[in-house]
RNA sequence: GGCCUAAUCCUUCGGCCCCAUCCGGAGGAGCGGGGGAACCGACGCCCCACAAGGGGUUAAUCCACCCCAACAGUGGAAGGGCAUGACCUCUCAGCCCUAACCCGACAGCUAACCCCGCAGGCCACUGAGAG
Numbered sequence: 001g002g003c004c005u006a007a008u009c010c011u012u013c014g015g016c017c018c019c020a021u022c023c024g025g026a027g028g029a030g031c032g033g034g035g036g037a038a039c040c041g042a043c044g045c046c047c048c049a050c051a052a053g054g055g056g057u058u059a060a061u062c063c064a065c066c067c068c069a070a071c072a073g074u075g076g077a078a079g080g081g082c083a084u085g086a087c088c089u090c091u092c093a094g095c096c097c098u099a100a101c102c103c104g105a106c107a108g109c110u111a112a113c114c115c116c117g118c119a120g121g122c123c124a125c126u127g128a129g130a131g
Base pairs, nucleotide, nucleotide: 001123002122003121004120008029009028010027011026012025013024014023015022030118031117032116033115034114035113040108053106054103055102056101057100061077062076063075064074065073078098079097080096081095082094088131089130090129091128092127093126
């Protein structure tokens, strides 16, 4: 100076001799997520099963092969990212990612209302075309 991401900005008070940076408290704006009516959806009868659950954030899921099973690996589909250098959309090609965490038997949608987050990791420096 930029990239991924919601994860940014501002005010004020305090912390050190002062300022700046940094740290913490309070408040505001902005961005993001969850819970939560009616209507709608689902359920309703029978059988089986029921700790083999179910659900949430996220692009991070599904299928096949392999495998005793799982993990790992291979392939496909699907999803996502790329300083392409003011910004945005679409298409093609190339490169890369498809992790992790949380709730705790429980949640469809959902106005009012209620609750929560603003972290972390990077410098791969991508090329073309049409708007």